[in-house]
Order: sequence, then C1' cells, then structure tokens
RNA sequence: AUAACUAUCUGGGAUGGAGUCCCCUCAAAUGCCUCGUGGCUGAUGACUCCUACAUGCAA
Repeated sequence: AUAACUAUCUGGGAUGGAGUCCCCUCAAAUGCCUCGUGGCUGAUGACUCCUACAUGCAA
C1' cells in the first nucleotide's frame, strides 16, 4: 500500500436528495383547525440548488 473476514459507531429538526449554517438530544422528532369518518399549509429549522406536486402566463 492492496485484498479478505469479524465486531461496533456514524442521532433528531411534519412528505425526497445535496451543500452551508443554526438549534436540540438517551431522547431530540412525529404540523394546524374541527363535535366529526371533515378541512388547510408546506418537499428548508434557515439559505441555495435538484427532483416531485400545485397554480397562472407564453411558445
């Protein structure tokens, strides 16, 4: 340096992925309204980008 095997760890922020920052955490987290089997917003905790969805306009 390369390859193989075994064990452990690499958390969370209401719907997917990435980067940066922030906050929280052996628990963080699991949206809001309604009497209701009903209704509403959003892919972010915040910013930027991609994907999906929705609305309007143009080609």